A computed fold for a 481-nucleotide part of an RNA from a metagenome, annotated as small-subunit ribosomal RNA, 3' major domain.
The full RNA is in RNAcentral, with records from SILVA.
[in-house]
Context: one part of a larger RNA
């Protein structure tokens, strides 16, 4: 001096309590273990592994396995030989394809009178070499998780002590905060904390087009639909605005604390972005980068098939239920954020639909994706394994794309299972949250119940810190370090 304790003393955290809705039971999706398999690649294992690396496995992806071919290679560089043909492009024959085999077309550019160089190509050999998703993340850069956005972490001089250290960072208040004020052998400083950055909320100037429509006039079945208008609303650029600035009252005439005017907003106004020193030899040699050790007619390279999609079980996440605050059918309302030239794709019009034909119109505040759903208004079902769920399997189709058999997605008829609210036990939320409720996006031919994101409706509760978890500062005991 740290760590550690079923030692104390003080504080915090959706930590418990108080609430509100789940998980855990049932089907289904997914991802893991086990097992199975020719192979079911690989990694990831408490929190912090399991809807993780993968924003997307039919082929490719692909690293796995069968088979079938290659050996200077698919790929890079250099040399030494040849050749201005080869490459390219059409196209034939074997073949699962890789590949071998033949034909046609075509016959490079520069400098140079020429010869020749010198460039690109490609072919043969041999050789340096290339290659490797092979091991080692306990060799390592670089990134990342974690504790924790927790309030800690050291440092100079000086002082104490033989030292190891200490002190400053402790005490007494306060704060989200080592935030701040007061005392103090300490003074003062750095990295965190706050602020400085975006963004939502209120006003203003300034701009009005593809947005906007109060006046004024003209039109429509309606409609910013016209002329026109800069008012309003949005747009996007600048600026203001909140600082405990005023008042009361506690407090040490200090910090600060509690109430209160004003005010769109008040004491950090919401939310993000930002992660001190370190810790866990955490995680990644499979993103890439790299030392070492391997393999070099194969542990490397090409293809087809196949497999990653297996399945008696076991565990996580999630979706849909179980219904009446609901089901189904009619009719009606009202976002926001997005995306969109090998892309969105209207109108019309065929199809019970999934889709089709179709092509105006957009390099998008002009157009399309595009009807948001819940809600609301009517009706009908009456408590039922039902009109509740909706798995399953059976036939008919759509569309994507060389191609859906192994193994896509939607649609339509028919089937219609479990399921009656879940046991120990467990998990998220504190406000526009939780709960619902659709929409949108990356990836991406096609393939979301994941995941990013957007808005629509919209709560309950919190006495309180004694226990449970985890932190933070004093302290104390220790046979650990």
């Nucleotide at each position: 001096u740290g760590a550690c304790g079923g030692g104390g003393g003080c504080c915090c955290g959706c930590a418990c309590a108080a609430g509100c809705g789940g998980u855990g039971g049932a089907g289904c999706a997914u991802g893991u273990g086990c097992u199975u398999u020719a192979a079911u690649u690989c990694g990831a294992u408490g929190c912090a592994a399991c809807g993780c690396g993968a924003a997307g496995a039919a082929c490719c992806u692909u690293a796995c396995c069968u088979g079938g071919g290659u050996u200077u290679g698919a790929c890079a560089u250099g040399g030494a030989a040849g050749u201005g043909a080869a490459a390219g492009u059409u196209u034939c024959c074997a073949g699962a394809g890789a590949u071998g085999g033949g034909a046609g077309c075509c016959u490079u550019u520069c400098c140079g009178c020429a010869a020749g160089g010198a460039a690109c190509a490609c072919u043969c050999u041999a050789c340096a070499c290339a290659g490797g998703u092979g091991c080692u993340g306990c060799a390592u850069g670089g990134c990342u998780g974690u504790c924790g956005u927790c309030a800690g972490c050291u440092c100079g001089u000086g002082u104490c002590g033989u030292g190891a250290g200490a002190u400053g960072u402790u005490g007494g208040g306060u704060u989200a905060a080592g935030u701040c004020c007061c005392g103090c052998a300490a003074c003062g400083a750095g990295c965190g904390c706050a602020a400085c950055c975006c963004u939502c909320g209120u006003c203003c100037u300034u701009a009005g087009u593809u947005g906007c429509c109060a006046u004024c006039a003209g039109g429509u079945c309606a409609a910013g639909c016209u002329g026109g208008g800069a008012a309003c609303u949005c747009u996007a650029a600048g600026g203001a605005u909140a600082c405990u600035g005023c008042c009361u009252g506690g407090u040490u005439u200090a910090a600060c604390c509690a109430g209160g005017a004003g005010g769109a907003a008040g004491g950090u106004g919401g939310g993000g972005a930002u992660g001190a020193c370190g810790u866990c030899a955490a995680g990644u040699c499979a993103u890439c980068a790299u030392g070492g050790c391997u393999c070099u007619u194969a542990c490397g390279u090409c293809c087809a098939g196949g497999g990653c999609c297996a399945g008696a079980c076991a565990c996580g996440u999630g979706c849909u239920a179980c219904a009446a605050u609901g089901g189904u059918c009619g009719g009606u309302a009202c976002a926001g954020a997005g995306g969109g030239a090998u892309g969105c794709a209207a109108a019309a019009u065929c199809g019970c639909a999934a889709g089709g034909u179709g092509a105006a119109g957009c390099u998008a505040a002009u157009c399309c994706c595009a009807c948001a759903a819940a809600a609301c208004c009517g009706a009908u079902c009456u408590c039922a394994g039902u009109u509740a769920g909706g798995a399953u399997u059976g036939g008919a189709g759509u569309c994507u794309g060389c191609a859906a058999u192994u193994c896509g997605a939607c649609u339509c008829c028919a089937u219609g299972a479990a399921u009656g609210u879940g046991g120990a036990a467990u998990c998220g939320c504190u406000a526009g949250u939780a709960a619902u409720c659709g929409c949108g996006g990356a990836u991406c031919a096609g393939a979301a119940c994941g995941c990013c994101g957007c808005g629509g409706u919209g709560a309950a509760u919190a006495c309180g810190u004694u226990c449970c978890c985890g932190g933070g500062c004093c302290u104390u005991g220790u046979a650990c370090a």